[in-house]
RNA sequence: GCCGUCAUAGCUCAGUUGGUAGAGCAACUGACCCGUAAUCAGUAGGUCGUAGGUUCAAUUCCUAUUGGCGGCA
Repeated sequence: GCCGUCAUAGCUCAGUUGGUAGAGCAACUGACCCGUAAUCAGUAGGUCGUAGGUUCAAUUCCUAUUGGCGGCA
């Protein structure tokens, strides 16, 4: 230098033939218990790496770019 792949909640990850995002763990609240843990119920938490484009509508398609990893030179 070229090519590929990954980036989504605090963490680990799902989700996309385009229709507005979810699980587990963690956090918080309540129930239970003499108390803690465990268990049960609930709540909150995301401009889906960034910037543009296409579209009525983009996490998803296209382009560029940043960072991580891998391959070739």
A computed fold for a 73-nucleotide RNA from an uncultured Bacilli bacterium, annotated as transfer RNA. The coordinates come from a structure-prediction model, not an experiment, and the mean pLDDT is 81. It was read from a public genome assembly.